[in-house]
RNA sequence: CCGUGCUAGGUGGGGCGCUAGGGGUGCCCUGAACCCGAAAUCCUCUACAUGCGGGACUGAAUUCCCUGCCCGAGCGUGGCAGUGGUCGGGAUAGCCCCGGGCACGUGGCGUUGAAGACCGGGUCCUGCGCGGCGGGGCCUCGUGAAUCGGGUCAGGUCCGGAAGGAAGCAGCCCUAAGCGAUCAGCCCCGGGUGCCGCAGGAGCGCCUGGUUGGAGCCGGCGACCCGGACAGCACCGGUCACCGUCCAUGCGACGGCGGGGUGCACGG
Numbered sequence: 001c002c003g004u005g006c007u008a009g010g011u012g013g014g015g016c017g018c019u020a021g022g023g024g025u026g027c028c029c030u031g032a033a034c035c036c037g038a039a040a041u042c043c044u045c046u047a048c049a050u051g052c053g054g055g056a057c058u059g060a061a062u063u064c065c066c067u068g069c070c071c072g073a074g075c076g077u078g079g080c081a082g083u084g085g086u087c088g089g090g091a092u093a094g095c096c097c098c099g100g101g102c103a104c105g106u107g108g109c110g111u112u113g114a115a116g117a118c119c120g121g122g123u124c125c126u127g128c129g130c131g132g133c134g135g136g137g138c139c140u141c142g143u144g145a146a147u148c149g150g151g152u153c154a155g156g157u158c159c160g161g162a163a164g165g166a167a168g169c170a171g172c173c174c175u176a177a178g179c180g181a182u183c184a185g186c187c188c189c190g191g192g193u194g195c196c197g198c199a200g201g202a203g204c205g206c207c208u209g210g211u212u213g214g215a216g217c218c219g220g221c222g223a224c225c226c227g228g229a230c231a232g233c234a235c236c237g238g239u240c241a242c243c244g245u246c247c248a249u250g251c252g253a254c255g256g257c258g259g260g261g262u263g264c265a266c267g268g
Stems, first nucleotide, its partner, number of pairs: 001268006009058003012030005020046005034055004064261007074251006080244001082242008094233002097228005104222003107218003116212008124201006130194002133190006140181004149174004157166003
């Protein structure tokens, strides 16, 4: 150096999660990578921990092991920004809310005549009148008394010698209190009464008419100014969640470039 047989090793790796910790099952990334069985109130191990049980293939190097650098899918952590929730702060310089002012803008009214001035009326108060409404009374009609209301009183009763007289039930007529109806008329009283009348007053606010006057007036909205109230927003701080072509950092698959290491037996 060649051949044959065998052995260590290999037949995926990584992140998160779980765990005291290492692996596996779980989720995700990578990308192509033997088979079967169990594994989440889980399986198996203990720092040489980087799975367990059974089988298959490959096998000493392009293939196994160690190491340096680059690239970097993906994931974790922290920060920052944004959005939302929640808790707290402060009371100012904002918004929102309330009151006032001004008349800059806008709008409305105004030469079909603004403001202002003068005169009058109404609105307000008091009294009186009238009306209306309500209540009561009178008036009118009806009814209304076994006896203790009236009239007339048949019959009967009583007095009387008689003439005659007396009381008087029923009936009929009438009436008092009361009851009912009518409410047309009259009287009295009352008021949250009146597009009503008369007289007096108060008042300059509002409405309105006339005269004068001759260009302003109003203050709805916005701007601005002043004052107040509140704590919803804005503001400040904490915390939680979501989110990111952002920043830092940790791990890091796939891929790329290099360096090193690893056998045994027999035969030629």
This is a predicted structure of a 268-nucleotide RNA (Bacterial large signal recognition particle RNA) from an Acidimicrobiia bacterium. Taxonomically the source falls in Acidimicrobiia (Bacteria, Bacillati, Actinomycetota). It matches the Rfam family "Bacterial large signal recognition particle RNA". Rfam classes the family as a non-coding RNA gene. The gene name in the source record is ffs.